[in-house]
Context: one part of a larger RNA
Molecule: small-subunit ribosomal RNA, 3' major domain
Organism: uncultured bacterium
RNA sequence: AGACGGGGACCCGCACAAGCGGUGGAGCAUGUGGUUUAAUUCGACGAUACGCGAAGAACCUUACCUGGUCUUGACAUUCCAAGAACCCUUAAGAGAUUAGGGGGUGCUAGCUUGCUAGAGCUUGUGAACAGGUGCUGCACGGCUGUCGUCAGCUCGUGUCGUGAGAUGCUGGGUUAAGUCCCGCAACGAGCGCAACCCUCGUGUUUAGUUGCUAACAGUUAGGCUGAGAACUCUAAACAGACUGCCUUCGUAAGGAGGAGGAAGGUGAGGACGACGUCAAGUCAUCAUGGCCCUUACGACCAGGGCUACACACGUGCUACAAUGGGGCAUAUAAAGAGCAGCGAUACGGCGACGUGGAGCAAAUCUAUAAAAUAUCUCCCAGUUCGGAUUGUACUCCGCACCUCGACUACAUGCAGUUGGAAUCGCUAGUAAUCGUAGAUCAGCAAUGCUACGGCGAAUACCCUCCCGGGUCUUGUCCU
Repeated sequence: AGACGGGGACCCGCACAAGCGGUGGAGCAUGUGGUUUAAUUCGACGAUACGCGAAGAACCUUACCUGGUCUUGACAUUCCAAGAACCCUUAAGAGAUUAGGGGGUGCUAGCUUGCUAGAGCUUGUGAACAGGUGCUGCACGGCUGUCGUCAGCUCGUGUCGUGAGAUGCUGGGUUAAGUCCCGCAACGAGCGCAACCCUCGUGUUUAGUUGCUAACAGUUAGGCUGAGAACUCUAAACAGACUGCCUUCGUAAGGAGGAGGAAGGUGAGGACGACGUCAAGUCAUCAUGGCCCUUACGACCAGGGCUACACACGUGCUACAAUGGGGCAUAUAAAGAGCAGCGAUACGGCGACGUGGAGCAAAUCUAUAAAAUAUCUCCCAGUUCGGAUUGUACUCCGCACCUCGACUACAUGCAGUUGGAAUCGCUAGUAAUCGUAGAUCAGCAAUGCUACGGCGAAUACCCUCCCGGGUCUUGUCCU
């Protein structure tokens, strides 16, 4: 100087407390461990692994296994020889591939117009080489998690100390903040904090189609049409908030209250993550040193596996019902996507869906928002709760759903009556609850993830205690 203490002081955080809703019990989905297997490819393991890499495992993907094959190779460059490339097709085979048949003589340049040269492609031989999702993340780059959006981490000069170092950064206040003020052997500076950026919240100006409709007219009653430029909205510029004003406390920084205001003291949310820590994670995104394989640890193909199943754990979905289930009717979003696409009306089907193809490269067209509301029914039951599982029959995607897809109809109707010890999230348009969309994607195991809106709470005394962190101080067997 650090680190640590079941030492001290001060402070903060959904850390506790106060509340609301869960997990832990059930069924299923999904990930992991274990077990099994020819293989169940690999990685990730307290917080910081376990709906994680994977924003899509039937084949492909695919790295794994079994079997069948290749050896200058599936891919790149160079040299040599031959040939246009390419297209159609027969046979064998699970295919990779093997053996043939037919058509075909192109492009660019030069000129003697049928020859030469060149580019590209194909085939063959041999070699230099290719190739490796093989090992090492404890050799590395890059990227990332975490402490933590915590308020810290440092430097120059000066001063003090023999020196390691200290001071500055400590002290008194204040702040979300090493934020600012005052004091002080310090004076300054840098990386962080804050601000600058984006979205939302108010207004003004400009603009008026695909969006809007106050007044006027028509009307098939639909902003539909004429029309309008007011309103909403859209999208560009600007204004607006600064403790600026008032009261009060304070030397100051600042605090408390108030006014005006759409918004008040960081207005709300996002992006943004200091020096460093964990030899944290990733050699399987990529890149890369070293080591290893080279008729195989490389490459191709078919089938299988990654989907197994006495069990254990994590994360979720659906429930156990009456604040509910079912029937019928009615109302109201935002955001995003769409041409090998989204697909109206209509017709067929109980339905999944099929036929067909208006409109739309979209403020124009496409998709019923659902909880909610009104009414009827059920009457507290393992039920008109719950929907697992199973049977039969279909639909769709796709070359192909046996292993192993999603969906529909009918039938079946399990466990489950609110969950032990324990444990998690959340402070406001939040929790809870309700649907909608998108990426990936032929299809889909999505109940996941990422966005979007609808409805919309309760509670916070206090810092005693648990956990984590910051500052100062103290002790020390530690470095």